[in-house]
C1' cells in the first nucleotide's frame, strides 16, 4: 500500500514552542492573529486488541486510537411527501480507526 471483518447521533483538555491558513476531496457551512492546523508535554475520554484477577458488571497491564461542529452536512440508488425549489427515511459510495491475514 491494497483487501476482509467491526464501529462511527456517546465521551473527553490545558501549558509550551510556532506564526497562517484549516476542516481528507468537490459544493456548502464553519474554525482561526481573542494565535487555527501542527509538533512536544501532561491530563483526559474510550474500550479495537492485549493482559491479570473476577466472571454479572465495573476495573487492571500493555498496543492504538481519540478529545469544534452526528464522519460538520450534502455527493450516488431508492421509498414516501411535495412537485416549483425541496422535505424525511433506507441503502451505498468514500473516509477514520481497530483487529486480521497477504
Nucleotide at each position: 500500500u491494497a483487501c476482509u471483518u467491526a464501529u462511527c447521533c456517546a465521551g473527553a483538555a490545558a501549558g509550551a514552542c510556532g506564526g497562517a491558513g484549516g476542516g481528507a476531496c468537490g459544493g456548502g457551512c464553519c474554525c482561526u492573529u481573542u494565535g487555527a492546523u501542527g509538533u512536544c508535554u501532561u491530563a483526559g475520554c474510550a474500550a479495537c486488541c492485549u493482559u491479570g484477577a473476577c466472571u454479572u458488571a465495573a476495573c487492571u497491564u500493555g498496543g492504538u486510537g481519540c478529545u469544534a461542529a452526528c464522519u460538520c452536512c450534502c455527493g450516488g440508488u431508492u421509498u414516501g411527501c411535495a412537485u416549483u425549489c425541496g422535505c424525511a427515511g433506507a441503502c451505498g459510495a468514500a473516509g477514520a480507526u481497530a483487529a486480521g491475514g497477504a